THF (Tetrahydrofolate) riboswitch aptamer from Candidatus Atribacteria bacterium UBA6251, 121 nucleotides, folded computationally. The prediction has a mean pLDDT of 83. The source organism's lineage runs through Bacteria, Pseudomonadati and Atribacterota. The model forms 94% of the base pairs in the Rfam consensus. It was read from a public genome assembly, where an Rfam model found it. It matches the Rfam family "THF (Tetrahydrofolate) riboswitch aptamer". Rfam links the family to the GO term tetrahydrofolate metabolic process.
RNA sequence: GUCAGAGUAGAUAACCUGCGUUAAGUGUUAGAGAAUGGGACGUCGUCUCUAAACGAAAGGAGUGAAAAACAGAAAAUUCUUUUUGUUGGUAUUCCUGCGGUAGGUUAUCGCGUCCGCUGCU
Numbered sequence: 001g002u003c004a005g006a007g008u009a010g011a012u013a014a015c016c017u018g019c020g021u022u023a024a025g026u027g028u029u030a031g032a033g034a035a036u037g038g039g040a041c042g043u044c045g046u047c048u049c050u051a052a053a054c055g056a057a058a059g060g061a062g063u064g065a066a067a068a069a070c071a072g073a074a075a076a077u078u079c080u081u082u083u084u085g086u087u088g089g090u091a092u093u094c095c096u097g098c099g100g101u102a103g104g105u106u107a108u109c110g111c112g113u114c115c116g117c118u119g120c121u
Stems, first nucleotide, its partner, number of pairs: 001121001003119003010109009019099003028052007038115005058096006068087008
């Protein structure tokens, strides 16, 4: 010197644990920032924040507050009181779904320029 290789942010899939379903999250657009193979620089990749627009799949079982309504019973001279049941239903537990949902683990894929590292020669 030639050749080859390792190694990033992340992406996809599966599993597990969550969150939401009273709609956040995800995704889109614009702006401002941040980090990113071992080093430097860096984006049409990734993330954060702000703003705007858009947008959804819900059901089952149990417990069950208050107001109120209905029915019955009892007491009371009259306006009423007490009690039982049903409806009602904030909240809460479990289960099944749904969300281009969050995180973790595993597997696979995986830096642009320059320099470096390892191996062969």